[in-house]
Context: one part of a larger RNA
RNA sequence: CCUGUUAGGUGGAGGACUUGGCUGGAUGCGCCGACGAAGGGUGUGGCAAGCUGCAGUAUGUUCUGGCGAGGUGCAAGCGACCGUUGAACCAGAAAUGCCCGAAUGCGACUUCGUACGCGUAAGCGUGAUCCGUAAGGAUCGGGAACGCGGGGAAUUGAAACAUCUUAGUACCCGCAGGAAAAGAAAUCAAUCGAGAUGCCGUCAGUAACAGCGAGUGAAAUCGGCACACGGCAAACUGAAUCCCUACUGGUAACAGUAGCGGAGAUGUGGUGUUUGGACUUGCUUUUCGUCCUGUAUCGCGAGCAAAAGUCGGCUGGAACGCCGCACUAUAGAGGGUGAGAGUCCCGUAUGCGAAGCGAGGCAGGAUUAGCGAGUAUCCGGAGUACCGUCCCCUGGAUACGGGGCGGGAAGGCGGGGGUCAUCAACCUCCAACCGUAAAUACGUCUCCAGUCCGAUAGCGAAUAGUACCGUGAGGGAACGUUGAAAAGAAUCCGUCAUAGGGAGUGAUAAGCACCUGAAACCU
Numbered sequence: 001c002c003u004g005u006u007a008g009g010u011g012g013a014g015g016a017c018u019u020g021g022c023u024g025g026a027u028g029c030g031c032c033g034a035c036g037a038a039g040g041g042u043g044u045g046g047c048a049a050g051c052u053g054c055a056g057u058a059u060g061u062u063c064u065g066g067c068g069a070g071g072u073g074c075a076a077g078c079g080a081c082c083g084u085u086g087a088a089c090c091a092g093a094a095a096u097g098c099c100c101g102a103a104u105g106c107g108a109c110u111u112c113g114u115a116c117g118c119g120u121a122a123g124c125g126u127g128a129u130c131c132g133u134a135a136g137g138a139u140c141g142g143g144a145a146c147g148c149g150g151g152g153a154a155u156u157g158a159a160a161c162a163u164c165u166u167a168g169u170a171c172c173c174g175c176a177g178g179a180a181a182a183g184a185a186a187u188c189a190a191u192c193g194a195g196a197u198g199c200c201g202u203c204a205g206u207a208a209c210a211g212c213g214a215g216u217g218a219a220a221u222c223g224g225c226a227c228a229c230g231g232c233a234a235a236c237u238g239a240a241u242c243c244c245u246a247c248u249g250g251u252a253a254c255a256g257u258a259g260c261g262g263a264g265a266u267g268u269g270g271u272g273u274u275u276g277g278a279c280u281u282g283c284u285u286u287u288c289g290u291c292c293u294g295u296a297u298c299g300c301g302a303g304c305a306a307a308a309g310u311c312g313g314c315u316g317g318a319a320c321g322c323c324g325c326a327c328u329a330u331a332g333a334g335g336g337u338g339a340g341a342g343u344c345c346c347g348u349a350u351g352c353g354a355a356g357c358g359a360g361g362c363a364g365g366a367u368u369a370g371c372g373a374g375u376a377u378c379c380g381g382a383g384u385a386c387c388g389u390c391c392c393c394u395g396g397a398u399a400c401g402g403g404g405c406g407g408g409a410a411g412g413c414g415g416g417g418g419u420c421a422u423c424a425a426c427c428u429c430c431a432a433c434c435g436u437a438a439a440u441a442c443g444u445c446u447c448c449a450g451u452c453c454g455a456u457a458g459c460g461a462a463u464a465g466u467a468c469c470g471u472g473a474g475g476g477a478a479c480g481u482u483g484a485a486a487a488g489a490a491u492c493c494g495u496c497a498u499a500g501g502g503a504g505u506g507a508u509a510a511g512c513a514c515c516u517g518a519a520a521c522c523u
Base pairs, nucleotide, nucleotide: 007523008522009521014516015515016481017480020453021452022450023449024448025447026446028445029443030442031142032141039100040099041098042055043054044053046078047077050074051073061094062093063092064091065090066089070082071081072080105114106113107112115126116125117124118123127140128139129138130137131136146177147175148174149173150172151171157164161211187194188193198225199224200223201222208216209215229435230434231433232381236270237269240268241263242262243261244259245258246257247256248255249254276379277378278377279374280373281372282371283370284369289367290366291365292364293363294362295361297359298358299357300356303352304351305350309325310341311324312323313322314321326343327342328332334346335345336344386407387406388405389404390403391402392401414430415429416428417427418426468475469474488514491502492501493500
């Protein structure tokens, strides 16, 4: 000097653990906002920087109910207090609720400044747009994904590229809801028939489209889930109607009366709506539905009750372990407790439950009718249907659907459709008005679960969109573990103070550079 070993240091791998994630399920739940939201700012504690809570009544105030011995959040300290005259905590109802923010008196963005009217004052009012005769009312902004609508790429594929494809995707905008959209046949079908819509499976990678290339790509049917039907315009009628104010009856729904009140003949109300109706005629009678009041019942619901060993012996710091003997189970899910606990604690099966909320049968009341026959006459949605042309979209080609431009009907003896045009027959339906639950989508949220991950994993995040970086848009971390219990090491030596050495605690120093403590590296 090298290699190995041993004793240490450094370091934080692997092991064990889980407060956090990830994924799935739910016959869980699903909107908030001018009664000022979502989201922020600033305050607020005896000492108070952060988080949480709250708002000058400020870690809170009032009331009702629950609970029953402790309590003053995370948070362990000191101090000062509260509580069986029922605190803390939990549920419900209320009060307060600064400034910014749709932000709304006006004006600012340094989350601030400053008016007018009324009022003694405290305080209240003053935004824009729309509706309404007025009184008065509505809207604005936010929301993870889901929905509908208006716009709408490119990379890519076609082994180049242009139609095509990617794709009506990404993205932008508008709007809505707990779902949305669609929806009650001018639909399909095929000589049989079906009977609103949506979703799933099938049909089927079929028919069809396509530089007939790459590729794209249905529908009817059938099998399921879930099921629900209504209202106008018109014909006829013609103020029989509605609103406001006041009064009367009634708990109320509602009914009645009054008004030099209003709406309304450019038609309020009734009737009626495709088994067509009006109309004519006959019959039955107060019945469907809706609303009001009360109430049985059911669900949710702060909570309540809830079995059986803490028996003997052993080991141990500690029994939940082992040995022995018992008990309980509609409860042997799970968690905790000084080590594997059915019988110690919280719970669990099961049963019960106030207010309140929801569902809902019944009773009473208010309002309100229904079924045929006949077919003379009347009505049945217009710049619409349809045609031409040019486009878009689509599997849809002249024949899905939609748009621009130009033409432009009929009147039930009518009209549309049946996948080229036309004619006839046959079949089928009735457009040009409106509403409509469920089955379906999603998951901010709640609960439950897992052959998921276990701190370089699992979300970026064991909590953080923080620290930090960037003028900004934006980018974006890391850090878990003493012990059963702080019993967190009195005291002595030592030092400027540490360190360190004794002593003590503890089962063990595991000593807060704290479980275990690998390797590289250092002595």
This is a predicted structure of a 523-nucleotide part of an RNA (large-subunit ribosomal RNA, domain I) from a Candidatus Woesearchaeota archaeon. The full RNA is in RNAcentral, with records from ENA. Rfam family: Archaeal large subunit ribosomal RNA. The family is grouped with related families in Rfam's "LSU clan". NCBI's taxonomy places the organism under Archaea, Nanobdellati, Candidatus Woesearchaeota.